[in-house]
């Protein structure tokens, strides 16, 4: 210098002017002044949590989710570190990465055969039988090395062996089991042993381990306004004791948002149609908060101190215009809050590392 | 804002792992003097898009895109 890779940051700037909006102060109640006013994704709502109500949430079944190991966290399907596999010369990147000898299902077409097995073309015919022109041929058979089919064919390569073959025997590789060593573990290494213990699919059912109660700020609470507390339907309205509103049992309804148990509440309750009203306040902006420094940890992160207050609407604010400059400005707009993931995004800046080339 | 559902030819749609039924419409041919009816034939390089799992995906999984529906309070 070129190419690449990983991480972080910015998201036109400045000035003037006219507005919009929240809070605070003053107020002659008209307003004035001061301070603040979108994002890295505010988005998709895909995960997790806070918060609120349902019963402060119980047991079992069903259902759903996650899936190498260890750690972080309020929690996670997230993050960090490690292991294994794949890609890349490398920095680095990617992986739904438990179990297929628990069971069941499926594997179209082709093919002998798609998993109890079996043989189309081949190869061989040693042994047995038959024929013979003595070269062989056929039958009974053997075999799965080779060809062929397929996405996939019952370990792979080589040597020996054999009639031809075959883990039939041996060496190496792979695989299973056992032991030892290292590691918290996943796992790795080494040694022994077994001729192989028998295809793929679990983002098919399933098994194993762990996790999950439901609904959501239109949650929920308070105030006000308004009236037809009307109509229809489902299921229930029982018994006993005390004696004037209570208790017990049974039944039913209803709630615990699938079912059962169990528990609570009520003697009525639920659903549909119709009617009225759609105003205000709280929830709601100080939080698992930001920034800086120190300490612990490889790291995610934790912790201590200091400091800061940083949008809060409810037809819903954050904008318009003018001027100057530049590299001519992308995706996009909060609505209860927070942590992640994913997706969209003009361009620019900074840092770590890798490979190649040149020079010293 | 929150919750739920759907997307297959121009329209309506079946298919839920094995290579996309059917009807209407459209195009061509036949029948008819001509038209309608009727009969025959054709019409989806791919299931909203992109990735993944699988030998194989409209179907299973993930992420996007588009569309539709529902909702408060009183009694």
């Nucleotide at each position: 210098g070129a190419a690449g890779u990983c991480g972080g940051c910015c998201a036109g700037a400045c000035a003037g002017u006219c507005g919009c909006u929240g809070c605070g102060u003053u107020u002659u109640c008209g307003a004035a002044c001061g301070c603040g006013g979108a994002g890295g994704a505010a988005a998709g709502u895909c995960c997790g949590g806070g918060c609120u109500c349902c019963a402060c949430a119980g047991g079992g079944c069903a259902g759903g989710g996650u899936g190498c190991c260890a750690g972080g966290u309020a929690a996670u399907u997230c993050c960090u570190g490690g292991g294994g596999g794949g890609c890349g010369u490398g920095a680095g990147c990617c992986c739904a990465c438990g179990g297929a000898a628990a069971g069941u299902g499926c594997c179209a077409c082709a093919g002998a055969a798609a998993a109890u097995a079996u043989a189309c073309c081949g190869c061989c015919c040693a042994a047995g039988c038959g024929c013979u022109g003595c070269g062989g041929c056929g039958c009974c058979g053997g075999u799965a090395a080779g060809g062929g089919u397929g996405a996939a064919a019952u370990g792979g390569u080589g040597c020996g062996g054999u009639a031809a073959g075959a883990g039939c025997g041996c060496a190496c590789c792979g695989c299973g089991c056992c032991g030892c060593u290292g590691g918290u573990a996943a796992c790795a290494g080494c040694g022994g042993u077994g001729g192989c213990a028998g295809g793929g699919u679990a983002a098919a059912c399933c098994c194993c381990a762990c996790c999950c109660g439901g609904a959501g700020c239109a949650a929920g609470g308070c105030c006000a306004a308004a009236u037809a507390g009307g109509g229809g339907g489902g299921c229930a309205c029982g018994c006993g004791g005390a004696u004037c509103u209570c208790c017990g049992c049974a039944u039913c309804g209803u709630g615990c948002u699938g079912c059962c148990c169990g528990c609570g509440c009520g003697a009525g309750u639920c659903c549909c149609c119709g009617g009225g009203u759609a105003g205000g306040c709280c929830g709601c902006a100080a939080g698992a908060g930001g920034u800086g420094c120190g300490c612990g940890g490889u790291g995610a992160c934790g912790u201590g101190c200091a400091u800061c207050c940083c949008a809060g609407a409810u037809g819903a604010a954050u904008g318009g215009c003018u001027g100057u400059c530049c590299u001519c400005g992308a995706c996009a707009g909060a609505a209860c809050c927070c942590g992640g993931c994913u997706u969209a995004u003009c361009g620019g800046c900074c840092g770590g590392c890798u490979u190649c080339c040149g020079c010293a | 804002u929150g919750g739920g559902c759907c997307g297959u030819c121009g329209c309506c749609a079946a298919g839920u792992g094995g290579u996309a039924a059917g009807g209407c419409a459209c195009g061509g041919g036949g029948u008819u003097u001509u038209g309608a009816u009727c009969c025959c034939c054709g019409c989806a390089u791919u299931c909203g898009g992109a990735g993944g799992u699988u030998c194989g995906a409209a179907u299973c999984c993930u992420c996007c895109c588009g569309g539709c529906c529902c909702a408060g309070c009183c009694a």

Source information: Predicted 3D model of RNase P RNA and transfer RNA as a complex of 435 nucleotides. The prediction has a mean pLDDT of 78. It holds a member of the Rfam family "Bacterial RNase P class A". By type it is a ribozyme.